The prediction has a mean pLDDT of 82. Large-subunit ribosomal RNA, domain I from a bioreactor metagenome, 595 nucleotides, folded computationally. It matches the Rfam family "Bacterial large subunit ribosomal RNA".
[in-house]
Context: one part of a larger RNA
């Protein structure tokens, strides 16, 4: 040196485990903020660096209600305390809660600076200290008020409101390219991604100027899904793109308003001097009471077998008041009684009441079974129980009967959520005939450019509109995919709507032929840390003694609080804190053989 065998060192695979992720179902909840969110930035303990709480009343205070013995957070020991006069700990409801941040008296390089007005404390007085107000916008109202009389504009003031965050879902406005067409313009990617504005617990849509159908018919608001269908279609007819009606479902719900008309308020303008007015009729009074226009309010009215106003006639419960005064009519308004119907739209608010729901809990069956092995029994044997509870976890090895749970059963002083009833609230003619007032205007329609519709300008309807035109009012108007005709639906130019849907920061219960520390979130550990970057931002690694710390007293060696060696605890120390198992690689040491 090499081969064999044994034995170590380093090293940390693999193997077992999970505290922590992933995905998913159910149910709850779906907004917080000027009453200062969301995030922070200093602080706060007996010491007290980090985390976690908490906020100068500061690991916390008050009330109640659970509970029932120990407690003072991860954190051990120590001190000093507190509880059965009921602590610590759970819950409800409340108090306080520096400073920054929309940040909001001014500034300002966030967590600091510096200020006026009013008050309280101190003082001889001041300084100081400390409390409260002071931002901008918008809407309303109310006082003021220029050029300029009147006004208006501006100006003070008060009240209200708004601003700023949040995972993804929702609309709207603005809108890419990379790609794809095997290249590239039309096209496609896509109205996607990005901004950027708004709303909600859902958004949005939505009660027909719909759809259908043409020979006869039929449908009934809106949303979503499943079929029609990869069909008709569109398409440098390349690459793509790609519907509808119709049926099947889940879900269902329908409303109110502009005008005509009436009656009031107000403002302007006109207006007789004794009249037009004061329901009507006769008598008597009153009298700028009138008349037109505008704009508020109260009635009315809401429809397409056209609806309604208006006039006139017909039936239709009672009372009482009002309509200058008396009679006689009439008209209207209130009250009651019946009907109906009501707080997600159709008006709109609250108390009670029951019932349940969540937010702490609580009750809860059966072995101290014997022997044997063992450190240790839940393992074997052997013989019992109990079960509306043999899910699950722990526990010195596998436990239906040892804990905690499970099955079932039950529980709220306190505020809240559903629902239901009740008070309470709201409404309450109808038919016929005549009239021809009223049925949403810079709108419909129509040129021109452009968008959007599965439809790229086509034969191109329909919706939208930059920009120039510009009707009709029911014998009207729109539409039925160029246009015309007949003929069938329908009534725009105003609003409001619940449930089927979408989603899931987050709260609770669960499940997994998910993962097991190079996996699974980046992040099982003080992780968006530690660190890199001027900075946008980018981002690690790091889990495991043992059943119990019983964490190795003492003792020898040693400079030594290192180490080792005894000693001691353990079942085990080649389980000794560099701590489970304990591979390789890679370096040794003992032996025996070879050269």
């Nucleotide at each position: 040196a090499g081969c064999u065998a044994a034995u170590g060192g380093g090293g940390g695979a693999u193997g077992c485990c999970u505290a922590g992720g992933c995905a998913u179902u159910g149910a709850c909840a779906g907004c917080c903020g000027a009453c200062g969110a969301a995030g922070g930035a200093c602080g706060u303990g007996a010491a007290a660096a980090g985390c976690u709480g908490c906020g100068a009343a500061a690991a916390u205070c008050c009330a109640c209600g659970g509970g029932g013995a120990a407690c003072u957070g991860c954190u051990a020991a120590u001190a000093a305390g507190u509880c059965u006069u009921g602590a610590u700990c759970c819950g409800u409801g409340g108090g306080a809660a520096u400073c920054c941040g929309a940040a909001u008296g001014g500034g300002g390089a966030a967590a600091c600076c510096c200020u006026g007005c009013a008050g309280a404390g101190u003082u001889a007085g001041a300084a100081c200290u400390u409390u409260g107000c002071a931002a901008u916008c918008a809407u309303u109202a109310a006082c003021u008020g220029a050029a300029u009389a009147g006004a208006u504009a501006g100006g003070u003031u008060a009240a209200u409101g708004a601003g700023g965050g949040a995972a993804a879902g929702c609309c709207u406005g603005u809108g890419a390219a990379c790609u794809g067409a095997a290249a590239c313009a039309u096209c496609u990617u896509a109205g996607u991604a990005a901004c950027a504005g708004g709303a909600c617990g859902a958004g949005a849509a939505g009660a027909a100027a719909a759809u259908a159908a043409a020979c006869g018919a039929a449908u009934g608001a809106u949303u979503c899904c499943g079929a029609g269908a990869g069909u008709a279609g569109c398409g440098g007819c390349g690459a793509g793109c790609g519907a509808a009606a119709u049926u099947g479902g889940a879900g269902a719900a329908g409303c109110c308003u502009a005008a005509a008309c009436c009656a009031u308020u107000u403002a302007u303008a006109c207006g007789u001097g004794a009249u037009a007015g004061c329901c009507u009729g006769u008598a008597a009074g009153c009298g700028u009471u009138g008349u037109a226009u505008g704009a508020g309010u109260g009635g009315g009215g809401u429809u397409g077998u056209g609806g309604g106003a208006c006039u006139u006639a017909u039936u239709a419960a009672a009372u009482u008041a009002u309509g200058u005064u008396a009679c006689a009519g009439c008209a209207u308004a209130a009250u009651u009684a019946g009907a109906c119907g009501g707080u997600u739209a159709c008006a709109a608010a609250a108390u009670u009441a029951u019932u349940u729901u969540a937010u702490a809990g609580a009750c809860g069956a059966a072995g101290a079974c014997a022997a044997c092995u063992g450190g240790g029994a839940a393992g074997u044997u052997g013989g019992g129980c109990c079960a509306u509870a043999g899910a699950g976890c722990g526990u010195g090895a596998u436990a239906g009967c040892c804990g905690c749970u499970u099955a079932g059963u039950u529980g709220a002083a306190a505020g809240a959520g559903a629902a239901u009833a009740a008070u309470c609230c709201g409404u309450u003619a109808a038919u016929a005939a005549g009239c021809a007032c009223c049925c949403g205007a810079g709108u419909a329609u129509g040129g021109c450019g452009g968008g959007g519709c599965a439809c790229g300008a086509g034969a191109a309807a329909c919706c939208u509109u930059g920009u120039c035109u510009g009707a009709a009012u029911c014998a009207a108007c729109c539409g039925g995919g160029a246009c015309c005709a007949u003929c069938c639906g329908g009534u725009a130019a105003g609003g409001c709507u619940a449930a089927a849907u979408a989603c899931u920061a987050g709260u609770c219960a669960g499940u997994g032929a998910c993962c097991g520390a190079u996996a699974g979130u980046g992040a099982a550990c003080g992780a968006g840390u530690a660190c890199a970057g001027u900075g946008a931002u980018g981002g690690a690694a790091a889990g495991g003694c043992g059943a119990a710390a019983a964490g190795a007293a003492c003792a020898g060696u040693g400079a030594g609080a290192a180490g080792c060696u005894g000693a001691g605890u353990g079942a085990a120390a080649u389980a000794g804190a560099c701590u489970u198992u304990g591979a390789a690689a890679c370096c040794g040491u003992u032996a025996g053989c070879u050269u």